[in-house]
RNA sequence: GAGUUUGAUCCUGGCUCAGAUUGAACGCUGGCGGCAUGCCUAAUACAUGCAAGUCGAACGGAAACGAUGGAAGCUUGCUUCCAGGCGUCGAGUGGCGGACGGGUGAGUAAUACUUAGGAAUCUGCCUAUUAGUGGGGGACAACUCGAGGAAACUCGAGCUAAUACCGCAUACGCCCCAAGGGGGAAAGCGGGGGAUCUUUCGGGACCUCGCGCUAAUAGAUGAGCCUAAGCCGGAUUAGCUUGUUGGUGGGGUAAAGGCCUACCAAGGCGACGAUCCGUAGCUGGUCUGAGAGGACGAUCAGCCACACUGGGACUGAGACACGGCCCAGACUCCUACGGGAGGCAGCAGUAGGGAAUAUUGCACAAUGGGCGAAAGCCUGAUGCAGCAAUGCCGCGUGUGUGAAGAAGGCCUUAGGGUUGUAAAGCACUUUCAAUAGUGAAGAAAAACACAAGGAUAAUACCCUUGUGUCAUGACGUUAACUAUACAAGAAGCACCGGCUAACUCCGUGCCAGCAGCCGCGGUAAUACGGAGGGUGCAAGCGUUAAUCGGAAUUACUGGGCGUAAAGCGCGCGUAGGCGGUUAUGUAAGUCGGAUGUGAAAGCCCAGGGCUUAACCCUGGAAUUGCAUCCGAUACUGCAUGACUAGAGUAUGGUAGAGGGAAGUGGAAUUUCAAGUGUAGCGGUGAAAUGCGUAGAUAUUUGAAGGAACACCAGUGGCGAAGCGACUUCCUGGCCAAUACUGACGCUGAGGUGCGAAAGCGUGGGGAGCGAACAGGAUUAGAUACCCUGGUAGUCCACGCCGUAAACGAUGAGAACUAGAUGUUGGGAGGGUUACCUUUCAGUGUCGCAGCUAACGCGUUAAGUUCUCCGCCUGGGGAGUACGUCGGCAACGAUAAAACUCAAAGGAAUUGACGGGGACCCGCACAAGCGGUGGAGCAUGUGGUUUAAUUCGAUGCAACGCGCAGAACCUUACCAGUCCUUGACAUGGGGAGUUUGGUUUCCGGAGACGGAUUCCUUCAGUUCGGCUGGCUCCCACACAGGUGCUGCAUGGCUGUCGUCAGCUCGUGUCGUGAGAUGUUGGGUUAAGUCCCGCAACGAGCGCAACCCUUAUCCUAUGUUGCCAGCAUUUAGUUGGGGACUCGUAGGAGACUGCCGGGGUCAACUCGGAGGAAGGUGGGGAUGACGUCAAGUCAUCAUGCCCCUUAUGCCCAGGGCUGCAAACACGCUACAAUGGCUGGUACAAAGGGCUGCGAACCCGCGAGGGCAAGCGAAUCCCACAAAGCCAGUCUCAGUUCGGAUUGGAGUCUGCAACUCGACUCCAUGAAGCUGGAGUUGCUAGUAAUCCCGGAUCAGCACGCCGGGGUGAAUACGUUCCCGGGCCUUGUACUCAC
Repeated sequence: GAGUUUGAUCCUGGCUCAGAUUGAACGCUGGCGGCAUGCCUAAUACAUGCAAGUCGAACGGAAACGAUGGAAGCUUGCUUCCAGGCGUCGAGUGGCGGACGGGUGAGUAAUACUUAGGAAUCUGCCUAUUAGUGGGGGACAACUCGAGGAAACUCGAGCUAAUACCGCAUACGCCCCAAGGGGGAAAGCGGGGGAUCUUUCGGGACCUCGCGCUAAUAGAUGAGCCUAAGCCGGAUUAGCUUGUUGGUGGGGUAAAGGCCUACCAAGGCGACGAUCCGUAGCUGGUCUGAGAGGACGAUCAGCCACACUGGGACUGAGACACGGCCCAGACUCCUACGGGAGGCAGCAGUAGGGAAUAUUGCACAAUGGGCGAAAGCCUGAUGCAGCAAUGCCGCGUGUGUGAAGAAGGCCUUAGGGUUGUAAAGCACUUUCAAUAGUGAAGAAAAACACAAGGAUAAUACCCUUGUGUCAUGACGUUAACUAUACAAGAAGCACCGGCUAACUCCGUGCCAGCAGCCGCGGUAAUACGGAGGGUGCAAGCGUUAAUCGGAAUUACUGGGCGUAAAGCGCGCGUAGGCGGUUAUGUAAGUCGGAUGUGAAAGCCCAGGGCUUAACCCUGGAAUUGCAUCCGAUACUGCAUGACUAGAGUAUGGUAGAGGGAAGUGGAAUUUCAAGUGUAGCGGUGAAAUGCGUAGAUAUUUGAAGGAACACCAGUGGCGAAGCGACUUCCUGGCCAAUACUGACGCUGAGGUGCGAAAGCGUGGGGAGCGAACAGGAUUAGAUACCCUGGUAGUCCACGCCGUAAACGAUGAGAACUAGAUGUUGGGAGGGUUACCUUUCAGUGUCGCAGCUAACGCGUUAAGUUCUCCGCCUGGGGAGUACGUCGGCAACGAUAAAACUCAAAGGAAUUGACGGGGACCCGCACAAGCGGUGGAGCAUGUGGUUUAAUUCGAUGCAACGCGCAGAACCUUACCAGUCCUUGACAUGGGGAGUUUGGUUUCCGGAGACGGAUUCCUUCAGUUCGGCUGGCUCCCACACAGGUGCUGCAUGGCUGUCGUCAGCUCGUGUCGUGAGAUGUUGGGUUAAGUCCCGCAACGAGCGCAACCCUUAUCCUAUGUUGCCAGCAUUUAGUUGGGGACUCGUAGGAGACUGCCGGGGUCAACUCGGAGGAAGGUGGGGAUGACGUCAAGUCAUCAUGCCCCUUAUGCCCAGGGCUGCAAACACGCUACAAUGGCUGGUACAAAGGGCUGCGAACCCGCGAGGGCAAGCGAAUCCCACAAAGCCAGUCUCAGUUCGGAUUGGAGUCUGCAACUCGACUCCAUGAAGCUGGAGUUGCUAGUAAUCCCGGAUCAGCACGCCGGGGUGAAUACGUUCCCGGGCCUUGUACUCAC
């Protein structure tokens, strides 16, 4: 920096990712080289080999080997023997070294380490200096002999040397001392030499050189000791300590010291964390980080510790000793069972453990170490090699050209795109690897020769330097170079939803799987698996583990605590921290300078060496630290003195429910007693339990008892919580002025006191109230809410408990930073006695700056600063468990972890919702009228049945819906018979014929198959069966699908809702989501209009424009009309245009006019005129959107599925089946009626495959014949209710018509399943319909007929038309739906 809490936002906050790193491991892959690194686990156990020896120039010697000499044997070059005379040397004595080097990190939290100091010490080998190195002695190994034992080994006797051991002498210095004195040493060996002496003739003495030895001093090096500071976690470890702390005497050590001991004293350590527990080698440094920090302590280097485990000392300069000793233990091995041996945390290696870590290699050539005079020997230190991509670094796997953009793959909208200049092809190069050859550097010491110098008596010996000669290489088939040949031998891994660079297809179908977090997968997956393509890194790439970072997420740098996690319930106060003004001194803190130290390596910088780099070398810087010395003195500290502004004391005073104790009072409740009085009281939403005729409730009087204190009362007062009747006593705090003290202050870990209610203990008290409990109700239940009772308790005294949303969710103190306005208490000044100004202390509201995530806070800060304390670090687990402390108990305080989630949370925003609020509307309720729900029938649906009862529609918004009309057809369903390029379209080839209809026969249910009759001869033509067309056959592309998905879609539609809303631009406000506008005051049917307003405008909606209807005018006048004039049975005819009507065009209505109200507004109320009055009535018209609403079966369409079938054709059946259920209707139940007769008045439609008059026939449905009419002309077509008469007389009827029987009519190929209608007969249920539910506000409801679409036929449905024609609306409390504002919300898939 990013992802992740939300519908969106800001914040808090956790989780996760991108980076770097590793002694790593695992998966896939693997060409070369250089430099590094490689048991992190079992400090587990170890086979085998090696890792510490050396010195004969210390010694006695001679086991082995060799040379030489001699002897013997003979095979004449071999064997044996002799000679320590020689080179040498096993074992032994002795010296030095085995205390270094190498390994490991078990232990250790301080006897360690780091840094800086210190004094009371030792120090082999080394350096320097001084003085010596004289003279004796006795042993013990080896060896010989003997003995024991399985072995390891041991014992006895005897011989012997020394640089082994012991005296004597000497003692400059050394040590002790009583200062007189006393004590203490040594070792020789080797080389050379020539005078002299000596000799066993080898030599020795002597001289000299070298190496040694002794004593001592000093140094260097190394080591020991002491002090200070630093050095992990836990307080759920708070007290620890008896040699403990100190002193004296003594002892001990190389050395100070309780290091040890005796005595004396009673100390010492600890909240600045003792003691205890856990963990851990420490450091230079390494990794990370901007740094500060954090984590780590492999390799390299310094220190420490350890060496099978534990203990111990010996030797030694040095050890309490890795490859030494002794004891004990565990383990392993040998054994003759008596007894012995061993210690890989050295190098290799083995087993085991483990995710995991190498060769039983070469060499002492180099560097270094031990011994030695040296040569040299030893050296698993070391130098090299081997194994491992374990890491870092470098190189390569080719380069150029090459479009037919090849083939193949993949995708595709089918055109193409991409892989891709990639390949092939052509040209070129050969690093690396391969083969062959050449070939550095790591090597200089040493040795020998010569020369010079030193030493010396010396030219000898020895030493130093120089020159020359001669050798010495594990690595090594080295590095490097040259040659040869071939592009020849050399690329993978992860990822591709976002974070995060990189996208498509197929498969799969919440399966298989993926996943670091968010999350993908339920049939169109860029997230799974594969493929193509792409991205990243590259001899590696990913994963896992781990550390730091990001994380300011423990915040020193650098965070917080009103509501997100977080202020202790409140005081007092200890330690501690911090602290007013001033002067002097000091110099601890602080600041400056210098010196020492801060090892090397590492990091950084510069330069250099390997072809480069990694790597290595040289120099510098740095090492922020510590110590010492000198200086400065502002601030802090310390010491001394002074001051009064902080703080306090004394005097004075007001207000107050401040606290404690004692006493007193009235009202009310209850109980008791008595009186009056009678049937109820009480209680609730309604009731009941309860009380009451044994006299309640009510009422009057009296008494008892307990608890609480109306009014005053306030936003008030006092106090830390808490406190309310009155009086008295005791007492705390507060305020102002003056005087005094003179910093006496603030905060406050532990500590201590107080601390509501409930609860506990003991003893009282007990009126009311009242957990528990009982009963009654409510309820699905009701362990509740409501009611009737009622125990603890509430009250008092004493003692516990110690917690609360103990809240202002805001610790205490101090200072500073605009105001306005209330109120409480006090003071001062002015004043006209109303009040005004000012000040201190308190308590409220609003508000500037500022702060805040926002809300909000705002001199009573959550602002700006200082001081001190407490607390927080994701949610849950959990304020829980365990432990401890407190408590009589209940419980309280302190206080985790495992595990689990990716969030939990704060504030604010838009919506939605609320049995929240305000306002408004709607046949929403109310007021009415008529239905439905009951009956029968019709239609639809669910259910059930069935071979099938095709499919869809399912709350409103499915259910007389798709269907404006299923007997066949329709038809999609079922059983059955057929067809397979197909019923239908386009294309190829071949053949045939060139049109379209029709009759009959046979088989069959028919489709179909076979035969056959007749009529008519397609289009063009170049006149050719030439072209088109048609039929048949063949093969294939394909057709076809009412098959799936309406949750892949288009289109169309329903619904909220004809509700008044839904948005945008610019501006403004807000960190932002968003807000404003659109809210407010009025008004409207309306976001309709007006006014106001940080808004100003605009768009889609509303309204209007359109159709129809109501009035009038004009024009026109047939098929329409007929007033007047003629004529008729009849507007029939003449005629007329007046009227009706039709058609077309106009007029009219706009709150225009008047009055009232209203903001001089919008508008509203009333009125006039008018056919019509305030959108006149009706219709069409449906904003942004919601419901994954409906439809793949109207149509279109993606994907999937079927292809002799899920396609196509048939005949039959089914969609009509029927126990019960639901919905829309029709007809009724009758007298406002039924029946019979007579009689009046419509509108709107339809009509040639048609409507069909009149006339005739039939009781009728209808039939026959047939005029007229493609229709303002003719027909359907008599409208019915109504009106006038008659009859019926309240009944299952002259109501009602279902059902059934019979007989018919019509349509149609065909009325059986399964049509409508007529006539005769039959005459069911039903007497107005429970809970509930529905329509309608005027030409409406109700009621009455008429027409049409569909249609051969079939309507109680649907769509239209007119006739007759009401009732009611007080009103908006309630139900339902909706709109706007506001409020709450833990909802936003939104109750």
Molecule: small-subunit ribosomal RNA
Organism: uncultured bacterium